[in-house]
C1' cells in the first nucleotide's frame, strides 16, 4: 500500500422562539418553578422466561421440542470453550452433529443390473476362413466355461493406489491408506494416538416413518383487580336404587349403611374432593365508562477478584418515557458527516444525511440500515 477476515462503537449536535406529554414543588384558582421525554434494531412474533388467572395429586399414553462433549444462564432452539466433518492459501466460516447391525420404506431417468450384477470387453474350449512349410498371428460364429482387473450408464456399481501373481483376473499375496473388532495410553468428556487381528461388511437417505436420550400444564396485560352504570330478579334442562331406624301420620321429613350416578384432566388407570347449592349444562340479554396493573428492573455505569471465555462474586455511584384516537413536534440559525465542482490551498458553492416510532417487562435469534470511527489478525506487492 492492495485485498480479505473477526470484534466493538456512533449513526446526529448546539442555541433561540412557539407547541406537546410525564414526574415533582408552590399556588384558593388562573397559573408558575425544577427535572425528564423512542431504538440498535423499538421491526418479525421465531424461541425462552418474569408476572397474572385457571387447573387436583400420582403413574402411563398421546402431542410438542431439542439432539457431539463440557460449561454459562432465571430459562432457551441462545451464548462460551472444545471435538469431529466440510469449505477456504490463510486469518476464519458453516454444520438439521444420537442411531441405518430393531423394523418398514425410497434411490426417478439412464444403465444389463441399484439389497443386486456378465451389456461390451478379456481369457479358455470348439468350429470355419485368411497368411504361412509349420508355429505365431488375424477375422467371424458358438459355449449350462472362467472373470468384477478395463470400458459404458449413472450422484452412487462387491474399498483405494502400487507391485507381484494368473489362462485372463480377483485381497489371490504383499506394502501403504481406508474400514471393523480387541487392547493399551492421554483426556472430566466428545474424541485422539499406538499396537494386534479380520473369512475386509455393497452404499446413500432418518430436513423419510421409526428407535433412543433428555425436556415440556393451559391461557395471556384485550392477563388480572377495584369503582361506577345498565339490563331480562331472563328461559329451558339435570342430580339414582335397596335396606334399617326415628318423628308426624298414610304420605312426607330427618339420620345411618351398602351399591352406584353426575361433576372436577386432551385420553386411560389409581387416589382424593364436591353433589339441592352462590351447583352443573345449553340458549339469550346488559355493561364498549373510569381507576389500577404501569415501571426500582434477572436495570445501568465504574473499579476489583475468579475464570481461556460465556459469565459470576464483592465495593462505589445513578434513576434514564409511561401515552390511551395514543406525547417528544414546527420554524430559524450555526455546526458535524458524505458526494460533486471550483480554488489564491485559508476555503467557497450546491445537493444529500440511512433503517426506522415504545404500549406489561426482560434474555436472545432473524431481518433492514446512507455514512463514519476504533482494535487485533491473514494473504500479496514494495521499501528499509
Nucleotide at each position: 500500500u492492495c485485498a480479505g477476515g473477526a470484534g466493538g462503537c456512533c449513526g446526529g449536535g448546539u442555541g433561540g422562539c412557539c407547541g406537546c406529554c410525564c414526574u415533582u414543588c408552590c399556588g384558593c384558582g388562573a397559573g408558575g418553578g425544577a427535572g425528564g421525554g423512542a431504538g440498535g434494531a423499538a421491526a418479525g412474533u421465531c424461541c425462552g422466561g418474569g408476572c397474572u388467572c385457571c387447573a387436583c395429586c400420582g403413574g402411563g399414553c398421546a402431542g410438542g421440542g431439542u439432539g457431539c462433549u463440557g460449561g454459562a444462564u432465571a430459562a432457551c432452539g441462545u451464548c462460551c470453550a472444545g471435538g469431529c466433518g466440510c469449505c477456504g492459501c490463510g486469518a476464519g466460516g458453516c454444520g438439521a452433529c444420537g442411531g441405518a447391525a430393531a423394523g418398514u420404506g425410497c434411490c426417478a431417468c439412464a444403465g444389463a443390473a441399484a439389497c443386486a450384477u456378465a451389456c461390451c470387453g478379456u481369457c479358455c474350449c470348439u468350429c470355419a476362413c485368411c497368411c504361412g512349410c509349420a508355429a505365431c498371428g488375424g477375422u467371424g460364429a458358438g459355449g449350462u466355461g472362467a472373470u468384477a482387473a478395463g470400458g459404458g450408464u449413472g450422484c452412487a456399481a462387491u474399498g483405494g493406489u502400487g507391485c507381484g501373481g494368473u489362462a485372463a483376473g480377483a485381497g489371490c499375496g504383499c506394502a501403504c491408506c481406508g474400514u471393523c473388532g480387541u487392547g493399551c495410553u492421554g483426556g472430566u468428556g466428545a474424541c485422539a494416538g499406538c499396537a494386534c487381528g479380520g473369512u475386509u461388511c455393497g452404499g446413500g437417505c432418518a430436513a423419510a416413518c421409526c428407535c433412543c436420550a433428555c425436556c415440556c400444564g393451559g391461557a395471556g396485560c384485550a392477563a388480572g383487580g377495584c369503582c361506577g352504570a345498565a339490563u331480562a330478579g331472563g328461559a329451558g334442562g339435570g342430580c339414582g336404587g335397596a335396606c334399617c331406624c326415628g318423628c308426624c301420620c298414610u304420605g312426607g321429613c330427618g339420620g345411618g349403611u351398602c351399591c352406584a350416578g353426575g361433576g372436577g384432566c386432551g385420553c386411560c388407570c389409581g387416589g382424593c374432593c364436591c353433589c339441592a347449592g352462590a351447583c352443573c349444562c345449553u340458549c339469550g340479554g346488559g355493561u364498549u365508562g373510569g381507576c389500577u396493573g404501569c415501571a426500582c428492573g434477572a436495570u445501568c455505569c465504574u473499579c476489583u477478584c475468579g475464570g481461556c471465555a460465556a459469565c459470576g462474586g464483592g465495593g462505589g455511584g445513578a434513576c434514564c418515557a409511561g401515552a390511551u384516537g395514543g406525547a417528544u413536534g414546527g420554524c430559524c440559525a450555526c455546526c458535524g458527516g458524505u458526494c460533486g465542482c471550483c480554488c489564491u490551498c485559508g476555503g467557497g458553492c450546491g445537493a444529500c444525511u440511512a433503517c426506522a416510532g415504545a404500549a406489561c417487562c426482560c434474555g436472545g435469534c432473524u431481518u433492514a440500515c446512507a455514512g463514519g470511527c476504533c482494535u487485533g489478525c491473514u494473504g500479496g506487492a514494495c521499501a528499509a
Predicted 3D model of a 384-nucleotide RNA (Bacterial RNase P class A) from a Dehalococcoidia bacterium.
The gene name in the source record is rnpB.
Of the family's consensus pairs, 95% are formed in the model.
The prediction has a mean pLDDT of 77.